[in-house]
RNA sequence: GCCCUCGUAGCCUAGUGGUUAAGGCAACGGUCUCCAAAACCGUCGACGCAGGUUCGAAUCCUGUCGAGGGUG
Repeated sequence: GCCCUCGUAGCCUAGUGGUUAAGGCAACGGUCUCCAAAACCGUCGACGCAGGUUCGAAUCCUGUCGAGGGUG
């Protein structure tokens, strides 16, 4: 240089064109307890960036940034 894969919350993952982006852990609040832990209930928080296609994009296309792998 070229090719391939990936990028979603503090962390891990789901979602493959259509209602409010789902779940686990973490954090915070509550119930319980003498207190704490555990358990249960609740809350907060995310689509790498910029364009394009479409009535509608996390999803498809292009570019770009980053990570990983392959190859001369």